This is a predicted structure of a 98-nucleotide RNA (Bacterial small signal recognition particle RNA) from an uncultured Rhodospirillales bacterium. Its Rfam family is "Bacterial small signal recognition particle RNA". Rfam classes the family as a non-coding RNA gene. Rfam's curators write: The signal recognition particle (SRP) is a universally conserved ribonucleoprotein involved in the co-translational targeting of proteins to membranes.
[in-house]
RNA sequence: GAGAGGUUGGCUACGGGCGUAGCGCUCGCCAACCCGGUCAGAUCCGGAAGGAAGCAGCCGUAACGAGUUUGCCGCGGGUCGUGGUUCAGCCUCUCACC
Numbered sequence: 001g002a003g004a005g006g007u008u009g010g011c012u013a014c015g016g017g018c019g020u021a022g023c024g025c026u027c028g029c030c031a032a033c034c035c036g037g038u039c040a041g042a043u044c045c046g047g048a049a050g051g052a053a054g055c056a057g058c059c060g061u062a063a064c065g066a067g068u069u070u071g072c073c074g075c076g077g078g079u080c081g082u083g084g085u086u087c088a089g090c091c092u093c094u095c096a097c098c
Stems, first nucleotide, its partner, number of pairs: 001095009010085007018076003022072002024068005035060004043052003
């Protein structure tokens, strides 16, 4: 100097785990009016039949709050494993040269 093997680190791929954002899901609360439905009473129109708008109540929803064991998707690392590496260090062996 060349080759082979091992090992450590770097880089990288995949997977697990962890953290985190969003969605979904669950629960809560639910709009005084400015959301929806149903609208007692009262009101209005009508001679009446009937009709109109509609407060409270009730139901639902948005928003909001909490949770997320399980789901979807993204991101991150002083995380773990496996593989790759034309990267670096170290060790061993073989060959060649002096």